[in-house]
RNA sequence: GUCGGCAUAGCUCAAUGGCGGAGCAAUCGGCUGUUAACCGAUAGGCUGCAGGUUCGAGUCCUGCUGCCGACGCCA
Numbered sequence: 001g002u003c004g005g006c007a008u009a010g011c012u013c014a015a016u017g018g019c020g021g022a023g024c025a026a027u028c029g030g031c032u033g034u035u036a037a038c039c040g041a042u043a044g045g046c047u048g049c050a051g052g053u054u055c056g057a058g059u060c061c062u063g064c065u066g067c068c069g070a071c072g073c074c075a
Stems, first nucleotide, its partner, number of pairs: 001071007010024004018055001026042005048064005
């Protein structure tokens, strides 16, 4: 440099183009002699950035950024 994949909550991941969720973690409470475990609740989102298509985009298209992988060029 070329090609491909990935980017969503603090972490790991879901979400048929049609109301953005779960588990863990956090906070609060229950339970317990205490802790852990277990149970419940609460809070937590600029869906990487900028555009486009569409009645409607996390999802489709274009460009860019970052990460990962494959291949190649020069020395």

The RNA shown here (transfer RNA) has 75 nucleotides and comes from a Cytophagales bacterium.
Rfam family: tRNA.
The organism belongs to Cytophagales, within Bacteria.
The coordinates come from a structure-prediction model, not an experiment, and the mean pLDDT is 81.